[in-house]
Molecule: transfer RNA
Organism: Bordetella sp.
RNA sequence: GCCGAUGUAGCUUAGAUGGUAGAGCAGCGCUUUCGUAAAGCGAAGGUCAGAGGUUCAAAUCCUCUUAUCGGCA
Repeated sequence: GCCGAUGUAGCUUAGAUGGUAGAGCAGCGCUUUCGUAAAGCGAAGGUCAGAGGUUCAAAUCCUCUUAUCGGCA
């Protein structure tokens, strides 16, 4: 230099064919306990790597950029 994959909550990740962004763990609150842990219940937490385009509508499609990983030279 060329090609490919990946980037979604603090962490691990799901999200067929565009149509309300979900889960587990962690953290927080409550119940339980003399107290802690465990267990149960509840609430919160997301500019979906960045920019632009297409579309009534984009995490999803197209282009460019960027980070990580792999392959070729």